[in-house]
RNA sequence: UUGGGGUCUUCGCCGAGUUCCGCGGCAGCGGAAGCGGGGGACCCAGGCAGCAGGGGCGAAUCGCGCAAGCGUAGGGCCAACAUUCUCUUCGGCCCGAGUCCGUCAGCUAACCCCGCAGGCGUUGAAGAGGAUGCCC
Numbered sequence: 001u002u003g004g005g006g007u008c009u010u011c012g013c014c015g016a017g018u019u020c021c022g023c024g025g026c027a028g029c030g031g032a033a034g035c036g037g038g039g040g041a042c043c044c045a046g047g048c049a050g051c052a053g054g055g056g057c058g059a060a061u062c063g064c065g066c067a068a069g070c071g072u073a074g075g076g077c078c079a080a081c082a083u084u085c086u087c088u089u090c091g092g093c094c095c096g097a098g099u100c101c102g103u104c105a106g107c108u109a110a111c112c113c114c115g116c117a118g119g120c121g122u123u124g125a126a127g128a129g130g131a132u133g134c135c136c
Base pairs, nucleotide, nucleotide: 011121012120013119014118018033019032020031021030022029023028034116035115036114037113038112039111044106053104054101055100056099057098062071063070064069074095075094076093077092078091082132083131084130085129086128087127088126089125090124
C1' cells in the first nucleotide's frame, strides 16, 4: 500500500415495514399518528362451451436451452465540501426472487380486516430547480 474477515459507533441502501404514549425484569401486550396491503354496492365490465382451477403481495415478466445458463419487460444504487427533495445527460455496478390464500374474491362509496418485517454495506462525472438551517 492492497485484499479478505470480525467487532463497536456513526452513517447509508433495498423495503410499507416508522415515531410517540402506557404496562412489563425481558419477551411481549394495549393505544395513537403515519405509511402499506386486502375484502366490499349501484353503475360499468363480464357472450357460450370445452380443457383447465383461480387469485393476492412483489420490480421480479417473458423468450431460447436437456441442463448449466444466455437474454428480456421491469426495478435499484453510484451520500458524508451544512441538511434535504426532485429532475436531465454520460458512464459504472447490481436485481430480474420468493411467497401467501385455498375452489373463492373484476371495478367498487359506505363499511370491514390485516401488516409495520427481513436482509445488507454503495460513494464516477457534468448540469437544472425547490425547501430548510446558519452567517452577513
Model confidence (mean pLDDT): 80 of 100. The RNA shown here (c-di-AMP riboswitch aptamer (ydaO/yuaA leader)) has 136 nucleotides and comes from a Planctomycetota bacterium. Rfam family: c-di-AMP riboswitch aptamer (ydaO/yuaA leader). Rfam's curators write: This family represents a conserved RNA structure found upstream of the ydaO and yuaA genes in Bacillus subtilis and related genes in other bacteria. The ydaO/yuaA element is thought to act as a genetic 'off' switch for the ydaO and yuaA genes in its native state. It is believed that the element may be triggered during osmotic shock leading to activation of ydaO, a predicted amino acid transporter gene, and members of the yuaA-yubG operon which code for KtrA and KtrB K+ transporters. Rfam links the family to the GO terms cyclic-di-AMP binding and regulation of gene expression. Of the family's consensus pairs, 96% are formed in the model. The sequence was found by an Rfam model in a public genome assembly.